Molecule: SAM riboswitch aptamer (S box leader)
Organism: Cytophagales bacterium
This record gives sequence, C1' cells and structure tokens, in this order.
RNA sequence: AACUUAUUACGAAAGGUGGAGGGAAUAGGCCCUGUGAUACCUUGGCAACCUGAUGCAAAAUGCAUUGUGGUGCCAAUUCCUAACUUGCAAGACUGAUUGUUGGUAAGCAAGGAAGAUAAGUC
Repeated sequence: AACUUAUUACGAAAGGUGGAGGGAAUAGGCCCUGUGAUACCUUGGCAACCUGAUGCAAAAUGCAUUGUGGUGCCAAUUCCUAACUUGCAAGACUGAUUGUUGGUAAGCAAGGAAGAUAAGUC
C1' cells in the first nucleotide's frame, strides 16, 4: 500500500518555535488567519477503539466502572453541498388522452461512495 469490521451530530487548550496561508482531494459556498493561523514541540485535557484492573451475570461471552499502558483526538456535523442507488415528489416542464395516465424534474429522506480513526488479516 491492499482487504475486513466498527465508529464518524457528544467531548476536550495553554505556553513555546515559526512567519503565510489554512480548513484531505476536484468544484461551489462558508469559515479560520500578522490580535500570528496551518504545522511542529512541551504541558494539560477529552474519549474509551485495543490493553490492564475491579464488579455482575456466565455456555460462548457480554455488560458496567476505572483510566495503568498503546493509539487517537482537543474551531465549525467528516464545516456544508455536489458523483452513485432507492423511496417520496410540487401550483413546474412534457408525450399521449373521453375520463386519465406515462416520462422529466426542483426538492426531501435513507443508504452508498470518498475521507478519518481504531482493531485485525495478508
């Protein structure tokens, strides 16, 4: 690098270095930023994926608490929207029609995709 599974609306900032863009990528929007961002370092914190400990139930194992250790994270929902699928679908457009019905489609919802993180496989 690739693959599998889970999560992705909660939560959590100070100091130092440094000096220009940054918020993953494409487009649009919006926002952060010389009152010094992004990044890096230190300290602190959040969380509970893995691990350790404790308790309960126990067939497998599960649940709860804790926060020892390994990661992760600490502006904005993964900042928002947009590719693909399904469902609904207007007082809009359109074909046919006696009644009516089919299609397109703004929009809405769910999922998926992409990304991120963890655990695992090779």